Description
A computed fold for a 352-nucleotide part of an RNA from Candidatus Margulisbacteria bacterium GWF2_38_17, annotated as large-subunit ribosomal RNA, domain IV. RNAcentral holds the full RNA, with entries from ENA and SILVA. Taxonomically the source falls in Candidatus Margulisiibacteriota (Bacteria, Bacillati).
Context: one part of a larger RNA
RNA sequence: CUCUCGUUAAGGAACUCGGCAAAUUAACUCCGUAACUUCGGAAGAAGGAGUGCCUCUGUAGUGUGAAAGCCCUGCGGCUGGAGCAUGAAGAGGUUGCAGAGAACAGGCCCUGGCGACUGUUUAACAAAAACACAGGUCUCUGCUAAACCGCAAGGUGAAGUAUAGGGGCUGACGCCUGCCCAGUGCUGGAAGGUUAAGGGGAUAUGUUAGCUCAGGCGAAGCAUUGAACUGAAGCCCCAGUGAACGGCGGCCGUAACUAUAACGGUCCUAAGGUAGCGAAAUUCCUUGUCGGGUAAGUUCCGACCCGCACGAAAGGCGUAACGACUUGGGCACUGUCUCAACGAGAGGCUCG
Numbered sequence: 001c002u003c004u005c006g007u008u009a010a011g012g013a014a015c016u017c018g019g020c021a022a023a024u025u026a027a028c029u030c031c032g033u034a035a036c037u038u039c040g041g042a043a044g045a046a047g048g049a050g051u052g053c054c055u056c057u058g059u060a061g062u063g064u065g066a067a068a069g070c071c072c073u074g075c076g077g078c079u080g081g082a083g084c085a086u087g088a089a090g091a092g093g094u095u096g097c098a099g100a101g102a103a104c105a106g107g108c109c110c111u112g113g114c115g116a117c118u119g120u121u122u123a124a125c126a127a128a129a130a131c132a133c134a135g136g137u138c139u140c141u142g143c144u145a146a147a148c149c150g151c152a153a154g155g156u157g158a159a160g161u162a163u164a165g166g167g168g169c170u171g172a173c174g175c176c177u178g179c180c181c182a183g184u185g186c187u188g189g190a191a192g193g194u195u196a197a198g199g200g201g202a203u204a205u206g207u208u209a210g211c212u213c214a215g216g217c218g219a220a221g222c223a224u225u226g227a228a229c230u231g232a233a234g235c236c237c238c239a240g241u242g243a244a245c246g247g248c249g250g251c252c253g254u255a256a257c258u259a260u261a262a263c264g265g266u267c268c269u270a271a272g273g274u275a276g277c278g279a280a281a282u283u284c285c286u287u288g289u290c291g292g293g294u295a296a297g298u299u300c301c302g303a304c305c306c307g308c309a310c311g312a313a314a315g316g317c318g319u320a321a322c323g324a325c326u327u328g329g330g331c332a333c334u335g336u337c338u339c340a341a342c343g344a345g346a347g348g349c350u351c352g
Base pairs, nucleotide, nucleotide: 001347002346003345004344005343006342007341008340010338011337014336019333027051028050029049030048031047036041038172052094053093054092055091056090061086062085063084064083068079069078070077071076095099107331108330109329110328112326113325114323115322119131120130135170136169137168138167139166140165141164147156148155149154173318174317175316176315178248179247180246183245184244185241186240187239188238189237192236193235194234198230199229204224205223206222207221210217211216249267250266251265252264253263276310277307288304289303290302291301292300
């Protein structure tokens, strides 16, 4: 010097990103206990007091219930209280520095955010605000179900049957969930347009019996070609549908101080963001402005609204309880620090 411990004057978070670490608290009995609340909780809230031993006295009480007696004859009932076990409270006394005498054994309060909760997770850097969840809602599925695995046989679903099963989103509970169907998707529709194979077979060509004015023409058959016409779904089209994918404007003017604009004009759109919330886990400018807390506060809390770029099941806003989550503050407590000291053990060092 390193590690693991112990103690420390005065101060007590001045340390630090941050009370990280350490310290405090701690058991049992009694007293006492706020806001808020889903009336269950919050709560061991908080905050206090007591605790040994001896005597009365193993007392009062509680549990069990023997002998004996009576009624009776049944492994019956009643009285009875021994013994055993357990065991306060009070009064008096006594003792040490100290009586939960050592060890094991909550620190607490206020406040915001997120997630309702108990759970689950990155085996070996992340335990969380992520996942799940009960609840909500949409959608598919009538049973040889839908969906899924498999080439198939077959299997899961399910030895279930729409109060069932699959999928998507949301995520207890409370109050709610606005406008847009133009685009995309899905569902429904069938008049018209378009549209495949197939059906259909016109036409044309080759070949040649025959005819011929010798240039050609050319039936049937056999080949090749393949027009019109017919022909489903789909698409175009028409409608519906947002807890489907998604979207939810701009400019200019105006009130008798100023400022602002309830009001008006205009352009565009499918429709122009409703309620609620808002410098927010979202705010660039920004340490916005005001208030609170501090002697001093880029954090925090309460407001304001100019929302760069919140917003309603990729849910919005609240919310008791809960959390090894996270923000800020306080009490207690401390070697975290001012500022270090001493001690114990194990290393380091020397010899072997």